Background:
A computed fold for a 391-nucleotide RNA from Sabulicella glaciei, annotated as Bacterial RNase P class A. Model confidence (mean pLDDT): 77 of 100. The model forms 95% of the base pairs in the Rfam consensus. Its Rfam family is "Bacterial RNase P class A". The family's RNA type in Rfam is ribozyme.

[in-house]
C1' cells in the first nucleotide's frame, strides 16, 4: 500500500426560502355553555445508535394485601465484585477450542458451569453384549474319533471348561499407557496417568499446590422428571386523576288526574277484562333540582438512577469530588420540502491534468430509564494478524 481480526467513535456536512410543531414573552383579537382552545407577531426548541424486537431489570400508577412457615407455578444457578436492580456487566476459577513456544509458559476464543454414591426414566442405528454387562470372530488348558508326519508335533470336526489380551459394532464397551507374571488372560502385581478419600500450605472464595491413602468401588443424559439453594403479589399511561355540554337513563320534589266538600281545604297512585274482591301486567307528559357518566378538554408528561469536561480512586465494571448545560413531548400523532454551495461513494470521457453524470445506509420517538438482541451504505481512530514492494 492491499487484505483480515478485535475494539472503540461517526453515521451525511452548510446556507436560504417556505411549512408543520412544543416553549417563553406580548396584544387581550376570535371561538365555544363550559372545562378550555385558537389567533397575530417576537425570541427560541424540535428522532435514534439502533427510536426496531418487547426478552430481562427497575422508576411511576391503580387494584388487591393482618403476620409467618410450608406448598403449587415461574426463573436463575462456579466464586468474588459492580449497579437502583437484573438472567446485565467487570475481574478471576475450572472445562473445551485454537495460536506461539524444545519446554517452563504465555495469548486469544467459547461454555444454561449447582448436584449423576437420593430415587425414577432414556441411551436411536449398528452390535454377541448399552449398566446385575457382554463369548460374534478369536486366544488357551482338558477329553473323543479322524487325517499328516519316522518322530516332535501339526491340522480338522465335536464334547466340557477357562479368558474381556486382540479383531469387529457404536456417539459411548465397565481405566489408560508400559513392565512383571499366567495354560491363556485379566489390578493378579508394580511403575507413571487418570479416578476417589485426605492432613498441611497458598487463596475472601471458587480452586490450586506438596505429600499420604486406596487398585478402583463412581459411564454418559438434569436444555428428562427430580433434588438443592436463592429469587418471584397483579395489571399497566388505553395506568391513573381532574373539568365537565345535548340525548337517553337513574333518583328527589312538584305540576297535569279522580272523589268529597259551600270554601279553605281534605283523601286517593292511574290505567289495562261488564261490575265487585284477589292475584296478575303496564306506567304517560311538564317544571325545577341532585349525582353518576359518554363525546370533548386538561393533568400525568420532560430536571433525570440526566449529559458534558476535569481532577482524584480503582486491574476493571464502576465510584467520588469540582465546574459547566437545560437537550422532542406529538395525539391520527410535528421533526417536511425546495433550491445553491461543496464533501465522501459509484458510473463515463481523457495519456495526465481534469471533466460530466449520479449520489448518502438500517431506520421513524409515544410514560420514563437502565441492560441484552437484531438490522445497518459509508468513514475515522487504536490495536494485533498474514501479503506484496523498498531500506
Nucleotide at each position: 500500500c492491499c487484505g483480515g481480526g478485535a475494539g472503540g467513535c461517526c453515521g451525511g456536512g452548510c446556507g436560504a426560502c417556505c411549512g408543520c410543531u412544543g416553549g417563553c414573552g406580548c396584544g387581550u383579537c376570535g371561538a365555544g355553555c363550559g372545562a378550555u382552545c385558537g389567533c397575530g407577531c417576537g425570541c427560541u426548541g424540535g428522532a435514534g445508535g439502533a427510536a426496531a424486537g418487547u426478552c430481562c431489570g427497575g422508576g411511576c400508577u391503580c387494584c388487591a394485601c393482618g403476620g409467618g412457615a410450608a406448598g403449587a407455578c415461574g426463573g436463575u444457578g462456579c466464586c468474588g465484585g459492580c449497579c437502583a436492580a437484573u438472567g446485565g456487566c467487570c475481574g478471576g476459577c475450572g472445562g473445551g477450542g485454537g495460536g506461539c513456544g524444545c519446554g517452563a509458559g504465555u495469548c486469544c476464543c467459547u461454555c444454561a458451569g449447582g448436584g449423576a454414591a437420593a430415587g425414577u426414566g432414556c441411551c436411536a442405528c449398528a452390535g454377541a453384549g448399552a449398566a446385575c454387562a457382554g463369548a460374534c470372530c478369536g486366544c488357551c488348558c482338558g477329553g473323543a474319533c479322524g487325517c499328516c508326519g519316522c518322530a516332535a508335533g501339526g491340522c480338522c470336526u465335536c464334547c466340557a471348561g477357562g479368558c474381556a489380551a486382540g479383531g469387529g459394532u457404536g456417539a459411548a464397551a465397565c481405566g489408560g499407557u508400559g513392565g512383571g507374571g499366567u495354560a491363556a488372560g485379566g489390578g493378579c502385581c508394580c511403575a507413571c496417568c487418570g479416578c476417589g478419600c485426605u492432613u498441611c500450605c497458598a487463596g475472601c472464595a471458587a480452586u490450586g499446590g506438596c505429600g499420604g491413602c486406596g487398585g478402583c468401588a463412581c459411564g454418559g443424559c438434569a436444555a428428562a422428571c427430580c433434588c438443592c439453594a436463592c429469587c418471584g403479589g397483579g395489571a399497566g399511561c388505553a395506568a391513573g386523576g381532574c373539568c365537565g355540554a345535548a340525548u337517553a337513563g337513574g333518583g328527589a320534589g312538584g305540576g297535569c288526574u279522580g272523589c268529597c266538600g259551600a270554601a279553605a281545604g281534605g283523601c286517593a297512585g292511574g290505567g289495562g277484562g261488564u261490575u265487585c274482591c284477589c292475584g296478575c301486567c303496564c306506567c304517560g307528559c311538564c317544571c325545577u333540582c341532585c349525582g353518576g357518566g359518554u363525546u370533548g378538554g386538561c393533568c400525568g408528561c420532560g430536571c433525570g438512577a440526566a449529559g458534558c469536561c476535569a481532577g482524584c480512586g480503582g486491574c476493571g465494571a464502576c465510584g467520588c469530588u469540582g465546574g459547566c448545560u437545560c437537550c422532542a413531548g406529538a395525539g391520527g400523532a410535528a421533526u417536511g420540502g425546495u433550491c445553491g454551495c461543496a464533501c465522501a461513494g459509484g458510473c463515463c470521457c481523457g495519456a495526465a491534468a481534469g471533466g460530466g453524470c449520479u449520489g448518502g445506509a438500517c431506520a421513524g420517538a409515544a410514560c420514563c430509564c437502565g441492560g441484552c438482541u437484531u438490522a445497518c451504505a459509508g468513514g475515522c481512530c487504536u490495536u494485533c494478524c498474514g501479503g506484496c514492494a523498498c531500506c